[in-house]
């Protein structure tokens, strides 16, 4: 100086003046008769790293007083560890992919079954003879045929019944034999383990696919803030269906159970639409220890939105950024960079809380920091 690969941070400050919401504290007076509404004055807070998306998993609230069990339900898939938990995160193994620094795995099982592998190929898994090689005969030395033997060469195709060699044979094959790869079993040594190292036997040898059905291990109540709570008000008036405690109804589905006493439907009519939940939490920062980490304990200190058709703006100034113009210098052959001075001008990527929390995905500007590969120079 290119190109790559990993990881962090920011998301304009700073003052004032004026507006909008909530919260504390004071205080006024109308209401109202509970500490509720209003006004005024202090003070002090007020959108994101992703709030997107709604893909997991909590916490809470109901079912409900709360179990068992099954299933063509649903998940999840190495190994240890973190965490409330999680398909999360970390570290480690096995495969892959890259020069490489790293990155990606829907990582249990194909020998329990069933299925699939176009087309080309004899043949695609209890799968095979198109070319060929050998033996032997028709009639013939040839060509050409018949039988019988063969997968060592060829060829098709992503993949054809282990691969190298030697020796065997009519030719030829794990047919034997040396070495390698795989498969099963045995011991030794390392690790918490998945697993890796080494030695040894034995048969010689068994495609791929489960992100197909499917098996095998584990794990799982069900809806969800529009969840639910309290307040208010009423006509059970009316008409229909089941059905009559061996019923009915609730609990994702089915069954035990267990708990309530009827249960759908349709006409009508009355009350809210208004309080709550609603923000101090598995919180946030320093700091010390422990751990490869992920995080864990401990001290100290901090309070950083709760709207309710939805608030968090506006202008000024000043520092910064960004554009572009201009001047003095400096680099340069030039073109143009470019440190400062000064004018103008701008707000310039993704994008708005809506019960919260913890991940993971997706959009995106700008800076910084380490690490790898290549050129050139010294």
């Nucleotide at each position: 100086g290119a190109a790559g690969g990993a990881g962090a941070u920011c998301a304009g400050g700073u003052a004032a003046u004026c507006g909008c919401u909530g919260g504390u504290g004071a205080u006024c007076u109308g209401c109202a008769u509970g500490u509720g509404c209003g006004g005024u004055c202090a003070c002090g807070a007020g959108a994101g790293g992703a709030a997107a998306g709604u893909c997991c998993g909590g916490a809470c609230u109901c079912c409900a007083c709360a179990g068992g069990g099954c299933a063509c339900g649903g998940g999840u898939g190495g190994u240890c560890g973190c965490u409330a938990a999680c398909a999360g995160c970390g570290a480690c193994c096995g495969g892959g992919g890259g020069u490489g620094a790293c990155c990606c795995c829907a990582g249990g099982g194909a020998a329990a079954g069933u299925g699939c592998c176009a087309c080309a190929g004899a043949a695609a898994a209890c799968a095979a003879a198109c070319c060929g090689c050998u033996g032997u005969u028709c009639u013939u030395c040839a060509c050409g045929g018949g039988c019988a033997g063969u997968a060592a060469g060829g060829g098709u195709g992503a993949a054809a019944c282990g691969g190298u060699g030697a020796g065997g044979u009519a030719a030829g094959a794990g047919c034997u034999c040396a070495c390698c790869a795989g498969u099963u079993c045995c011991c030794c040594g390392g690790g918490u383990g998945a697993c890796c190292g080494g030695g040894g036997a034995a048969g010689c040898u068994u495609g791929g696919u489960a992100a197909a059905c499917c098996c095998c291990a584990c794990c799982c109540g069900g809806a969800g803030c529009a969840a639910g709570a309290c307040a208010a008000a009423u006509a059970g008036a009316g008409g229909g269906g089941c059905c009559u405690a061996u019923g009915g109804g609730a609990u994702u589905g089915c069954c035990c159970g267990u708990c309530c006493u009827g249960c759908c439907c349709c006409u009508g009519g009355g009350u809210a639409g208004g309080u709550c939940g609603c923000u101090u939490g598995a919180g946030g920062g320093a700091g010390c220890a422990g751990g490869c980490a992920a995080c864990u304990g401990c001290u100290c200190u901090c309070c950083u939105a709760g709207a309710g058709g939805a608030a968090u703006g506006a202008u000024u100034a000043c520092c910064g950024c960004c554009u572009g113009g201009a001047g003095c210098g400096g680099g340069g052959a030039a073109a143009c960079c470019u440190u400062c001075u000064u004018c103008a001008g701008g707000a310039g990527a993704c994008a708005g809380a809506a019960c919260c929390c913890g991940g993971c995905u997706u959009a995106c500007g700008a800076u910084c920091u380490g690490c790898u590969u290549c050129a050139a120079c010294c």
A computed fold for a 378-nucleotide RNA from a Deltaproteobacteria bacterium, annotated as Bacterial RNase P class A. Rfam family: Bacterial RNase P class A. By type it is a ribozyme. The organism belongs to Myxococcia, within Bacteria. Its mean pLDDT, the model's own confidence on a scale to 100, is 76.